[in-house]
A computed fold for a 353-nucleotide RNA from a Gammaproteobacteria bacterium, annotated as Bacterial RNase P class A. NCBI's taxonomy places the organism under Bacteria, Pseudomonadati, Pseudomonadota, Gammaproteobacteria. Of the family's consensus pairs, 95% are formed in the model. The gene name in the source record is rnpB.

């Protein structure tokens, strides 16, 4: 210098003027409201609503079934399908990146096309003719039948482990050595797992579980239109009293009871209003434990909270000429979108000294 990898951060700046919104103060006002002043006012994703939790209401003895989810190990966390560290596998020269990564010798299913055969395997081309039978030949041998083989070719994503030597009619873990595989042990590691440690076994029978399934673990439902409080008008409900000279019903009549009337009280509840609402698993600084995610201690700060729903407009100057995008209960993640730019660490190649 070029090409890359990883992590963190920013997301037009400044000034003036005019607006919007909620908070505090002062003034006016019965109050609502209004005026003035002060300070606050979208994001890294506020998004998708895909996971997890807080909060709220409902349900709930315990256990099981069904259903859903997760799936190497250890740790972090309120929790997670997230994060960190590690193991294994794959890719890359490398920095690094990717992986639903339990079980296929429990059972069931499926495996297109091609191919002889796709699974308690199979024989198209090919190789062989030792044994048996027939024929030819004096014989060696040849041809055919019955057969043998799975080494070579070919098909396929995938065809019963690889290389070599021996062996054989030709072959084959058929035998042996090494590699690979499995089982048992040992060593290291909390573990996943590893081992150029030991022994045994010729080798154990394709793949597929984001197919059914098995195993282990986790999971109650609904969501701020949750939910709580205050509370008109109208209608209806409950209670007390009055009226009893009243009407109606029960009754032959009286008493009594019910109902109609008036007054007062109570409760449910609609409109409406208030709360929930933003101080929180919070941000930042320092110290400290830890490889790290993160934890602990301490100091400091308050940083949108509306309810038709605010955060905007105009002007000027400057630059690299400005992307994706707008909170609605809150928080932790993941994923997706994004013009341009800054910082740090690292890798490879080339060049110069």
């Nucleotide at each position: 210098a070029g090409a890359g990898c990883c992590g963190g951060c920013c997301g037009g700046a400044c000034a003036g003027c005019c607006g919007c919104u909620g908070c505090g103060g002062u003034c006016c006002u019965u109050g609502g409201u209004g005026a003035c002043c002060g300070g606050g006012g979208a994001g890294g994703a506020a998004a998708g609503u895909c996971c997890g939790g807080g909060c709220u209401c409902c349900a709930c003895a315990g256990g099981g079934c069904a259903g859903g989810g997760u799936g190497c190990c250890a740790g972090g966390u309120a929790a997670c399908g997230c994060c960190u560290g590690g193991g294994g596998g794959g890719c890359g020269c490398g920095a690094g990146c990717c992986c639903a990564c339990g079980g296929a010798a429990a059972g069931u299913g499926c495996c297109a096309c091609a191919g002889a055969a796709a699974a308690c395997a199979g024989a198209c081309c090919g190789c062989c003719u030792a044994a048996g039978c027939a024929c030819c030949g004096u014989a060696a041998g040849g041809u055919g039948c019955c057969g043998g083989c799975a080494a070579g070719g070919g098909u396929g994503a995938a065809a019963a482990g690889g290389u070599g030597c021996g062996g054989u009619a030709a072959g084959a873990g058929c035998g042996c050595a090494c590699c690979g595989c499995g089982c048992g042990g040992g060593u290291g590691g909390c573990a996943a797992c590893a081992c150029g440690c030991c022994g045994c076994g010729g080798c154990a029978c394709g793949g597929u579980a984001a197919a059914c399934c098995c195993c282990a673990c986790c999971c109650g439902g609904a969501g701020c239109a949750a939910g709580a409080c205050c509370a008109a008008a109208u209608a209806g409900g409950g209670g007390a009293g009055c009226a009893u000279u009243g009407g109606c019903g029960c009754g032959g009549c009286c008493c009594g009871c019910g109902u109609c009337g008036c007054u007062c009280c109570c409760g449910g509840g609609u409109a409406g209003g208030u709360c929930g609402c933003u101080u929180g698993a919070g941000g930042c600084g320092c110290g400290u434990g830890g490889u790290g995610a993160c934890g602990c201690g301490u100091g400091u700060c308050c940083c949108a909270g509306a309810g038709g729903a605010a955060u905007g407009g105009c002007u000027g100057u400057c630059c690299a000429c400005g992307a994706c995008a707008g909170a609605a209960c809150c928080c932790g993640g993941c994923u997706u979108a994004c013009a341009g730019g800054c910082c740090g660490g690292c890798u490879c190649u080339c060049u110069a000294c």